[in-house]
RNA sequence: CACUUAUCAAGAAAGGCAGAGGGUCAUGGCCCUGUGAAGCCUUAGCAACCUCUUCCCGAGGCAUCGGGAAAGCUGGUGCUAAUUCCAUCCCACAAUGUGGGGUAGAUAAGUC
Numbered sequence: 001c002a003c004u005u006a007u008c009a010a011g012a013a014a015g016g017c018a019g020a021g022g023g024u025c026a027u028g029g030c031c032c033u034g035u036g037a038a039g040c041c042u043u044a045g046c047a048a049c050c051u052c053u054u055c056c057c058g059a060g061g062c063a064u065c066g067g068g069a070a071a072g073c074u075g076g077u078g079c080u081a082a083u084u085c086c087a088u089c090c091c092a093c094a095a096u097g098u099g100g101g102g103u104a105g106a107u108a109a110g111u112c
Base pairs, nucleotide, nucleotide: 002111003110004109005108006107007106008105013043014042015041016040017039021032022031023030026088027087028086029085044080045079046078049076050075052072053070054069055068056067057066058065059064084104089101090100091099092098093097
């Protein structure tokens, strides 16, 4: 990089360096930004995918394994403006909107 599965309406910011962009890409909107963008670093926090811990149920002779629960969180990630900021393609209702799905993307776990 590719593929599979799951999730994406909730949640959580300060400081330092830096100095003009940023919100994935394209288009159109809308928005953030010298009261300091991107990026990097430090600290803090959120969350609970994997791991770990505790408890419950089941299997087993044991070791252990499977399932479930936890506002538990040891470690590995991730994340900390706005629904993945919104729309784009399809469908339905309906009347310029609402809802559902798809594509794309992000994250995690796994496979080759």
Background
A computed fold for a 112-nucleotide RNA from a Sphingobacteriales bacterium, annotated as SAM riboswitch aptamer (S box leader). Its mean pLDDT, the model's own confidence on a scale to 100, is 79. The organism belongs to Sphingobacteriales, within Bacteria.